Predicted 3D model of a 71-nucleotide RNA (transfer RNA) from Candidatus Campbellbacteria bacterium RIFCSPLOWO2_02_35_12.
[in-house]
RNA sequence: GGGUCUGUAGUUUAGUGGUAAAAUUUCGGUCUCCAAAACCGAAGUCCCUGGUUCAAGCCCAGGCGGACCCG
Numbered sequence: 001g002g003g004u005c006u007g008u009a010g011u012u013u014a015g016u017g018g019u020a021a022a023a024u025u026u027c028g029g030u031c032u033c034c035a036a037a038a039c040c041g042a043a044g045u046c047c048c049u050g051g052u053u054c055a056a057g058c059c060c061a062g063g064c065g066g067a068c069c070c071g
Base pairs, nucleotide, nucleotide: 001070002069003068004067005066006065007064010024011023012022013021018054025043026042027041028040029039030038047063048062049061050060051059
């Protein structure tokens, strides 16, 4: 320099163009003499900029970051 794949919550990952989700974490509550466990609730997210579309996490282009391959 070229190519392929990839980017979603603090972390690990789901998500057929139509209300963004689970586990875990954190906080609060119930329970308990206290704590842990369990149960209930809450907080927390689509890498960036454009394009297509009535509507984009999803499709397209470029950029940035990561993994791998070729030279």
About this RNA: It matches the Rfam family "tRNA". Rfam classes the family as a transfer RNA. Its mean pLDDT, the model's own confidence on a scale to 100, is 83.